[in-house]
Context: one part of a larger RNA
RNA sequence: UGACGGGGACCCGCACAAGCGGUGGAGCAUGUGGUUUAAUUCGAAGCAACGCGAAGAACCUUACCAAGGCUUGACAUCCCGAUGACCGGCAUAGAGAUAUGCCCUCUCUUCGGAGCAUCGGUGACAGGUGGUGCAUGGUUGUCGUCAGCUCGUGUCGUGAGAUGUUGGGUUAAGUCCCGCAACGAGCGCAACCCCUAUUUUUAGUAGCCAUCACUUAGGGUGGGCACACUAGAGAGACUGCCGUGGAUAACACGGAGGAAGGUGGGGACGACGUCAAAUCAUCAUGCCCCUUAUGUCUUGGGCUACACACGUGCUACAAUGGCCGGAACAAAGUGACGCGAGACGGUGACGUUAAGCAAACCACCAAAAACCGGUCCCAGUUCGGAUUGUAGGCUGCAACUCGCCUGCAUGAAGUCGGAAUCGCUAGUAAUCGCGAAUCAGAAUGUCGCGGUGAAUACGUUCCCGGGUC
Numbered sequence: 001u002g003a004c005g006g007g008g009a010c011c012c013g014c015a016c017a018a019g020c021g022g023u024g025g026a027g028c029a030u031g032u033g034g035u036u037u038a039a040u041u042c043g044a045a046g047c048a049a050c051g052c053g054a055a056g057a058a059c060c061u062u063a064c065c066a067a068g069g070c071u072u073g074a075c076a077u078c079c080c081g082a083u084g085a086c087c088g089g090c091a092u093a094g095a096g097a098u099a100u101g102c103c104c105u106c107u108c109u110u111c112g113g114a115g116c117a118u119c120g121g122u123g124a125c126a127g128g129u130g131g132u133g134c135a136u137g138g139u140u141g142u143c144g145u146c147a148g149c150u151c152g153u154g155u156c157g158u159g160a161g162a163u164g165u166u167g168g169g170u171u172a173a174g175u176c177c178c179g180c181a182a183c184g185a186g187c188g189c190a191a192c193c194c195c196u197a198u199u200u201u202u203a204g205u206a207g208c209c210a211u212c213a214c215u216u217a218g219g220g221u222g223g224g225c226a227c228a229c230u231a232g233a234g235a236g237a238c239u240g241c242c243g244u245g246g247a248u249a250a251c252a253c254g255g256a257g258g259a260a261g262g263u264g265g266g267g268a269c270g271a272c273g274u275c276a277a278a279u280c281a282u283c284a285u286g287c288c289c290c291u292u293a294u295g296u297c298u299u300g301g302g303c304u305a306c307a308c309a310c311g312u313g314c315u316a317c318a319a320u321g322g323c324c325g326g327a328a329c330a331a332a333g334u335g336a337c338g339c340g341a342g343a344c345g346g347u348g349a350c351g352u353u354a355a356g357c358a359a360a361c362c363a364c365c366a367a368a369a370a371c372c373g374g375u376c377c378c379a380g381u382u383c384g385g386a387u388u389g390u391a392g393g394c395u396g397c398a399a400c401u402c403g404c405c406u407g408c409a410u411g412a413a414g415u416c417g418g419a420a421u422c423g424c425u426a427g428u429a430a431u432c433g434c435g436a437a438u439c440a441g442a443a444u445g446u447c448g449c450g451g452u453g454a455a456u457a458c459g460u461u462c463c464c465g466g467g468u469c
C1' cells in the first nucleotide's frame, strides 16, 4: 500500500423480510456423471459446466468404431510425358469406394505454337477436428452497469508512499454543492443512438371510411384523405413554475399544469483490472508430433446403449376443472427448390386439383385463454395421459438400429410433493396462444410477439454479494 477479520460506522441490491408461483415426489423430454460398448467422437466443471458449443446426429453432418480401398494424395502451386478430351449417359463386377467396356466428345492460331482438361511420372510439397488455451492473437464469460480506476504539476514524507479521491451534505452515480495544499485532467457515470408513451405537419396506395351516391350488401364501386394506420420531419419534460424544508447551496418532499415528472418505460452501450477463467474443434498462429498414416475415399454401425445419480424443462394430479356445441378480440413475423386460398375425397394425419402472391395487394392465419349454453358430481373419475398392440399418412435414395404425425384399442405412475432450494416489485409474476431462425423431415429447447392480468414491500436485526471510511 493492499487483502482479510465469527472488528466498528454508513450505504446499496428480489440479499433478507412481506407476498405470488415453482423446483425437490410422479410420467415423459433434454443435457451431464457413471456404467457398458468395437465405438458409445470432442470440448464445457461452484456461482460463471450440465435444453451449454449443437439456430435442429436416419445417410450426409461426423471428428468415433469395424471392414474394404488410395498414397504427390479429397484440396493448392510448380516440372516432365501422353491423350484430345473432360463432363455426361449406358452395361458388367462389387456393399460401395472403385475397376472395365461402349456411346458422345476441345478452343484459338501468324500453323511455329498457345490455352484448357484428363491420365501417368517425379519430387518440392499438400493434409492433420493430432498435442499444448500454462507459448499466443482474436473472441467470450465473470465480479458488474458495481462506481469506481488513474494521470500531470504542486505540496508533505529519508523512503515505500500520501495528498488530490478524505471531510459536511446530497445522488442511481467520484452525481452535484460546500469546505479543504491542492489545482487541473483522462478512462468510467450521465447525455448524445434505437424502440415505446402524446401531439403537429408532410404524404395517401396496396392502407382507412365520417359525410354523399350506387350496390350483387363485400370499402365492393364512384368518391374522400377527415379518422385509423404507415414513415419522414418537428414539438414536448428542463426540478422549467409554485410552496415547504435545507446552509442563501446541492438537493429532498408536496402541488399545479401536462399524454408523460423528477433517469418517464425498455434496449444498445460493460472503466482500470480479477479468475495462468473458456476457446488451438469457428478462425488465425509459435513450437512439438504423424507422413503407404494421427492424411484421404467408401459401406455399415455409433454419437439414440442403461442396475443407477444430478441439472434444466414439459404434462399432470382436476370442478377457478374436463368434454361437447356456439355468432368474439391480437401483435410480430415468414413466403418462389416457397406460402398455398377455394373445391373435391378421407373419421383424421393427408391426398387430388388449383386461384392468387417476390407480397400494407395473395397466402401461412385457426389466435387461445375469455364469454354464452349443455353435460359430468368428487371417483384414480368423462381427471391424467405414460406404455403397448394395430391400421395408416408425410418427408426423404433410404425411417430396422433411429424421424414426425393420424385413427382405433390399451389406460401406468400421479390425489400437490421430506430436508432443502429457485424466480419475480407492474403491464411485472402467473396464465393463454401466435411467429421465426436452424431445417428435406425432425422442439416440451432457443429467440421474439401480443391477449388476460395480480399480491406484497413494516423495515434493514439476520443470511448472501457489493461499495465508502
Stems, first nucleotide, its partner, number of pairs: 008469006015460002019424005026315008034306002042053002064301007073125001077124002079121006088103006106115003127290002130288003136284002138279003141275001143273001148187006154163003167178003193267004198235007207225003212222003238261001241255005317417001321376006333364003338357002342353004383414001388409007430452007
The part of an RNA shown here (small-subunit ribosomal RNA, 3' major domain) has 469 nucleotides and comes from an uncultured bacterium.
The coordinates come from a structure-prediction model, not an experiment, and the mean pLDDT is 85.